[in-house]
RNA sequence: GUCGGAGUGGCGGAAUAGGCAGACGCGCUAGCUUGAGGGGCUAGUGCCCGCGAGGGCGUGUGGGUUCAAGUCCCACCUUCGACA
Numbered sequence: 001g002u003c004g005g006a007g008u009g010g011c012g013g014a015a016u017a018g019g020c021a022g023a024c025g026c027g028c029u030a031g032c033u034u035g036a037g038g039g040g041c042u043a044g045u046g047c048c049c050g051c052g053a054g055g056g057c058g059u060g061u062g063g064g065u066u067c068a069a070g071u072c073c074c075a076c077c078u079u080c081g082a083c084a
Base pairs, nucleotide, nucleotide: 001083002082003081004080005079006078007077010026011025012024019067027045028044029043030042031041032040033039046057047056048055049054060076061075062074063073064072
């Protein structure tokens, strides 16, 4: 240089002929249980606004297509691989 794969909450990792973003697990927080710890059980766990009902934003970055984009298109960044 050419071609291809990957990038999603704190972490791992789902979601593909475009249609509820974050399933599931880990971790964390609160409560119960214990003399205490560990373990177990229950509930919660992206950000912002709102008393609340609810609303807005969020999938590496910036654009585009679409009623609608993690998903399709373009450029770029990071990383892995193949070829030269």
Molecule: transfer RNA
Organism: Coriobacteriales bacterium